This is a predicted structure of a 74-nucleotide RNA (transfer RNA) from a Bacilli bacterium. The source organism's lineage runs through Bacteria, Bacillati, Bacillota and Bacilli. Rfam family: tRNA. Rfam's curators write: Transfer RNA (tRNA) molecules are approximately 80 nucleotides in length. By type it is a transfer RNA. Rfam links the family to the GO term triplet codon-amino acid adaptor activity. The coordinates come from a structure-prediction model, not an experiment, and the mean pLDDT is 83.
RNA sequence: CGGGACGUAGCACAGCUUGGUAGUGCGCUACCUUGGGGUGGUAGAGGUCUCGGGUUCAAAUCCCGACGUUCCGA
Numbered sequence: 001c002g003g004g005a006c007g008u009a010g011c012a013c014a015g016c017u018u019g020g021u022a023g024u025g026c027g028c029u030a031c032c033u034u035g036g037g038g039u040g041g042u043a044g045a046g047g048u049c050u051c052g053g054g055u056u057c058a059a060a061u062c063c064c065g066a067c068g069u070u071c072c073g074a
Stems, first nucleotide, its partner, number of pairs: 001073007010026004020057001028044005050066005
């Protein structure tokens, strides 16, 4: 320098193909259970969906650009 993949909650990820309420597990908080803890159960909090622009009634999703991580090639 060229090409590919990836970027979503504290962590790991799904959702994207086929645009229409942002989810799962772990973790966290409260409560129940226990003599206390762990396990188990119930409820809850936590998100500019990397950033900017475009298309659309509507964008995590489609298009363009940028940034970051990573792989391949030179």